[in-house]
RNA sequence: GGGCCGAUAGAUCAGACUGGUAGAUCGCCUGAUUUGCAUUCAGGAGGCCGCGGAUUCAAAUUCCGCUCGGUCCACCA
Numbered sequence: 001g002g003g004c005c006g007a008u009a010g011a012u013c014a015g016a017c018u019g020g021u022a023g024a025u026c027g028c029c030u031g032a033u034u035u036g037c038a039u040u041c042a043g044g045a046g047g048c049c050g051c052g053g054a055u056u057c058a059a060a061u062u063c064c065g066c067u068c069g070g071u072c073c074a075c076c077a
Base pairs, nucleotide, nucleotide: 001073002072003071004070005069006068007067010026011025012024013023020057028044029043030042031041032040050066051065052064053063054062
């Protein structure tokens, strides 16, 4: 330098193919249960999706550029 993959909630990940205002599990908070704790059950908070731009009525999703990480190749004679 080139190809491919990845970046979404505190953590681990889905959702992209098929555009329609984002979900699961664990964790956290509240309540119930208990003498109390744990377990279990119910409810809730929490991210506008790595950054910038484009297309579109509408973008996590399509297109372009960039950043970071992973991997393979090339160069380093």

This is a predicted structure of a 77-nucleotide RNA (transfer RNA) from a Candidatus Heimdallarchaeota archaeon. The sequence is in RNAcentral, with records from ENA. Its mean pLDDT, the model's own confidence on a scale to 100, is 80.